Predicted 3D model of a 119-nucleotide RNA (SAM riboswitch aptamer (S box leader)) from a Verrucomicrobiales bacterium.
Rfam family: SAM riboswitch aptamer (S box leader). Rfam's curators write: The SAM riboswitch is found upstream of a number of genes which code for proteins involved in methionine or cysteine biosynthesis in Gram-positive bacteria. The SAM riboswitch acts at the level of transcription termination control. The predicted structure consists of a complex stem-loop region followed by a single stem loop terminator region. An alternative and mutually exclusive form involves bases in the 3' segment of helix 1 with those in the 5' region of helix 5 to form a structure termed the anti-terminator form.

[in-house]
RNA sequence: GACUCAUUAAGAGUGGUUGAGGGAAAUGGCCCGAUGACACCACGGCAACCGGUUGCCAAGCGUAGGCGACGACCAGGUGCCAAAUCCACCUGGUGGUUUACCGCUGGGGAAGAUGAGAA
Numbered sequence: 001g002a003c004u005c006a007u008u009a010a011g012a013g014u015g016g017u018u019g020a021g022g023g024a025a026a027u028g029g030c031c032c033g034a035u036g037a038c039a040c041c042a043c044g045g046c047a048a049c050c051g052g053u054u055g056c057c058a059a060g061c062g063u064a065g066g067c068g069a070c071g072a073c074c075a076g077g078u079g080c081c082a083a084a085u086c087c088a089c090c091u092g093g094u095g096g097u098u099u100a101c102c103g104c105u106g107g108g109g110a111a112g113a114u115g116a117g118a119a
Base pairs, nucleotide, nucleotide: 003117004116005115006114007113008112013043014042015041016040017039021032022031023030027088028087029086044081045080046079049077050076051074052073053072054071055070060067061066085111089108090107091106092105093104094103095102096101
């Protein structure tokens, strides 16, 4: 890097270094940024995917040892800490209205991100 599965509108920032761009990619929009963004480092925090502990009335499976959906707790391995993954594509419904726009909402898709798995 390609593949499979799950999740992706919740949540969580201070300090230091640096100094001009940044928000994955192209285009457009919108936003962040010299009151210092982005990035890096330190500390702090969020969450609970993996992991650990536990459950008499944890369903259920197994002859049994045992396994175990699910719940609670912990926080060891990752991850994350502006805005929905910032928005955009297709499609159904719907509101306002100046008829060309502005919204609300259900479903689907593409790409991406994170985790787990497997070759």